[in-house]
RNA sequence: GCCGUCGUAGCUCAGCGGUAGAGCGGCAGAUUCGUAAUCUGCAGGUCGGGGGUUCAAAUCCCUCCGACGGCU
Numbered sequence: 001g002c003c004g005u006c007g008u009a010g011c012u013c014a015g016c017g018g019u020a021g022a023g024c025g026g027c028a029g030a031u032u033c034g035u036a037a038u039c040u041g042c043a044g045g046u047c048g049g050g051g052g053u054u055c056a057a058a059u060c061c062c063u064c065c066g067a068c069g070g071c072u
Base pairs, nucleotide, nucleotide: 001071002070003069004068005067006066007065010024011023012022013021018055026042027041028040029039030038048064049063050062051061052060
């Protein structure tokens, strides 16, 4: 230098045009003499930045940034 994969909650990841979700973690409550475990609820996201297409974009296109891998 060229090619590919990936970037979504604190962490690990789903979601592949039509309301952004799960598990773990955090907080509160229930239960217990108390703790753990268990159950219930709550909070937490400008979906890596910018632009475009579309009635509508996390999703499709372009560009940039970052991580990883391959080729020379």
RNAcentral holds the sequence, with entries from ENA. Predicted 3D model of a 72-nucleotide RNA (transfer RNA) from a Thermoplasmatota archaeon. Its Rfam family is "tRNA". It is annotated as a transfer RNA. The coordinates come from a structure-prediction model, not an experiment, and the mean pLDDT is 84. NCBI's taxonomy places the organism under Archaea, Methanobacteriati, Thermoplasmatota.